[in-house]
RNA sequence: CAGAGUAGGUUUGCGCGCGUAAAGUGCCGGGUGAACGGGGAGUUGUCAUUCGGACGAAAAGCAUUAAUGCUUGCGGUGCGCCGACCGCAUCCCGCUG
Numbered sequence: 001c002a003g004a005g006u007a008g009g010u011u012u013g014c015g016c017g018c019g020u021a022a023a024g025u026g027c028c029g030g031g032u033g034a035a036c037g038g039g040g041a042g043u044u045g046u047c048a049u050u051c052g053g054a055c056g057a058a059a060a061g062c063a064u065u066a067a068u069g070c071u072u073g074c075g076g077u078g079c080g081c082c083g084a085c086c087g088c089a090u091c092c093c094g095c096u097g
Stems, first nucleotide, its partner, number of pairs: 001097003008086004013081005018075003027053008038093004059072005
């Protein structure tokens, strides 16, 4: 001088759910917590959770006396699995050449 590697994040597909009597997702503000290459430190970044606020939606069919159930949709919907992509904010040390 160059390079490798993690946690994690995003996402196609598949599977199982949730909502469609509107929760969830996304946006804004606050609280709490967690993780952040092998070691140490670590943010105004990331993620989770929680409180508040603004915004806001797609239903249809069948069965049933009804409650309700089933099917197909819909939701920037949750989780899991395979794959793909991204990938230490930054600082010090280490590793490979």